[in-house]
Order: sequence, then structure tokens, then C1' cells
RNA sequence: ACAUCAUCAAGAGCGGUUUAGGGACGGGCCCUACGAUACCGCGGCAACCAGUACGUAGGUACCAGGUGCCAAUGCCCGAUCGAUGAGGA
Repeated sequence: ACAUCAUCAAGAGCGGUUUAGGGACGGGCCCUACGAUACCGCGGCAACCAGUACGUAGGUACCAGGUGCCAAUGCCCGAUCGAUGAGGA
């Protein structure tokens, strides 16, 4: 990088460094020198997978090890769109 399945109206931010862009893409509308973005530290949210308990099973509960996430409904509309997770080839 590819196809499949599931989810995407809930939830959760401070500090340091950096310094002008950012919200994937087109259009809109927003955020931003009262500091965008990125990285780092700490904190938090959630519960896809793993684990534990119960159950014939579908599953339920607990936990928080592997991911993920912490402006706005995936910000809105659109598209042959995107993101994340899981297993697969």
C1' cells in the first nucleotide's frame, strides 16, 4: 500500500520548546501572535483488541496491558472521501 468488518451527534487539557499557519481533499464556515502547527512532559477520556469473572452461547461485568483520542456532529455540504480499531491476504 490492498480488500473486509465495526465505529465515528457522548467524553476528555495544562505546561515547555517551536513560530505561521491549521481544521485530510473541493466549496463553505471557523480556529490562530491572547501563539496556529509540530514535538516533548505530565494529566485525562473512551473501551476496539488483550486479560479476568460469569454464562452452553449470543453476551454481560470488571480491568486498563496494546492501540486510539482530548475546538466545533468526521465542524457543515460533496465525493469513486477520510480516520481509528480488528482480524486477513
Model confidence (mean pLDDT): 86 of 100.
A computed fold for an 89-nucleotide RNA from an Actinomycetota bacterium, annotated as SAM riboswitch aptamer (S box leader).
The model forms 97% of the base pairs in the Rfam consensus.
Lineage of the source: Bacteria > Bacillati > Actinomycetota.
Its Rfam family is "SAM riboswitch aptamer (S box leader)". Its family is annotated with regulation of gene expression in the Gene Ontology.